[in-house]
Molecule: TPP riboswitch aptamer (THI element)
Organism: Nocardioides humilatus
């Protein structure tokens, strides 16, 4: 110098559903890694910013689009299969071993 696994550091990306209750932003329960925790703000039944938890970062189904999609299944979401070799999607550093070159010292 090359290559560069795991781990790590820093940075970045992302989602937040369903049911029941008279039911909103509340409560309870379900699935899930995660189902909205904290602070601040606004035009306050909604939304935005920052932080946190969790997942994911090109070997990329984390997540988005198609999609109020199609089949199975469920009370519904979830789940299984398809769509799907679809179209998008966020990375750098460090780095064991190994390989190569060179310098210095010693024999």
């Nucleotide at each position: 110098g090359g290559c560069g696994a795991a781990a790590g550091a820093c940075a970045g990306g992302g989602g937040a559903g369903c049911a029941c209750g008279g039911a909103u932003g509340c409560g309870u329960g379900c699935u899930g890694a995660g189902a909205g925790u904290g602070c601040g703000g606004g035009a306050c039944a909604c939304c935005c910013g920052c932080a946190g938890a969790c997942c994911c970062u090109c070997c990329g189904a984390a997540c988005c689009u198609g999609a109020u999609c199609c089949g199975g299944u469920u009370a519904g979401c979830a789940c299984c299969g398809g769509c799907g070799a679809a179209g998008g999607g966020a990375g750098u550093c460090c780095g064991c071993a190994c390989c190569g070159a060179u310098g210095c010292a010693g024999a």